GlmS glucosamine-6-phosphate activated ribozyme aptamer, 148 nucleotides, folded computationally. Rfam family: glmS glucosamine-6-phosphate activated ribozyme aptamer. Its family is annotated with regulation of gene expression and catalytic activity in the Gene Ontology. It is annotated as a riboswitch. It was read from a public genome assembly, where an Rfam model found it.
[in-house]
RNA sequence: AAUUAUAAACUAGCGCCAGAACCUAAUAUGGUUGACGAGGAAAGUAGUUAUCGAAUAUUCGGCGGAUGCUACUUUGGGUUUAUAUGCUCAUUAGAUUAUUACAAAAAGCAAAAUCAAUAUUGUAACAAAAUGAUAAUCACAUAUAAGA
Numbered sequence: 001a002a003u004u005a006u007a008a009a010c011u012a013g014c015g016c017c018a019g020a021a022c023c024u025a026a027u028a029u030g031g032u033u034g035a036c037g038a039g040g041a042a043a044g045u046a047g048u049u050a051u052c053g054a055a056u057a058u059u060c061g062g063c064g065g066a067u068g069c070u071a072c073u074u075u076g077g078g079u080u081u082a083u084a085u086g087c088u089c090a091u092u093a094g095a096u097u098a099u100u101a102c103a104a105a106a107a108g109c110a111a112a113a114u115c116a117a118u119a120u121u122g123u124a125a126c127a128a129a130a131u132g133a134u135a136a137u138c139a140c141a142u143a144u145a146a147g148a
Stems, first nucleotide, its partner, number of pairs: 014064004019060001020033004024028001036053003042074007075090004080146006094138008108123004113118001
């Protein structure tokens, strides 16, 4: 210095509440709700109401943030090598289609807490996108130089 294993961390359906809704021992300077999980990061700038499904749908409305997308620039992968231009991607580094694998949490129920609203803990069920694997099709360029 590199590789492997283990552990931790890697925060983003995340934070907040002037509206709204809900609760009433104490109507107050009170309490509560206000995104359910899946998935997502090469770097910078700008723009933008940032993907997927679940739900009894206020998950309404607002503010902030954000790993998305688009444009430009840069870095990196992809042809025997180098350089230039272009294309396409993002370190598992080309696209499309089909099959297949992986499959959630909240709702619900139970427990205990609370005046209540409600939050907490435990527990069984049910997704889609994305991703991986396999197969097929298409793409994998041009110029110059070098090597075989």